[in-house]
RNA sequence: GAUAAAGGCAAACUACCCGUAAGGGUAGGACGCAAAGCUAUGGGUCGCAGGAUAAGCGAUCGCCAGGCUACCGAA
Numbered sequence: 001g002a003u004a005a006a007g008g009c010a011a012a013c014u015a016c017c018c019g020u021a022a023g024g025g026u027a028g029g030a031c032g033c034a035a036a037g038c039u040a041u042g043g044g045u046c047g048c049a050g051g052a053u054a055a056g057c058g059a060u061c062g063c064c065a066g067g068c069u070a071c072c073g074a075a
Stems, first nucleotide, its partner, number of pairs: 001072001008033002013028006031062001037068003041065003044060005
């Protein structure tokens, strides 16, 4: 990829827990997603710390690229 079918993930919010924080985990819940599967490699954004726009340490792949892997499948 098709107004097909099967199956999948799960934003906000709520509860509890972890973390200084960004944020994360579990359960509930669905806004959305065809890689919203995995990966912090490059950029972005956010947090901590810093005199600092530097260096540093973190977070985010449901911000964008790159890399790796994968379900269904007509015309």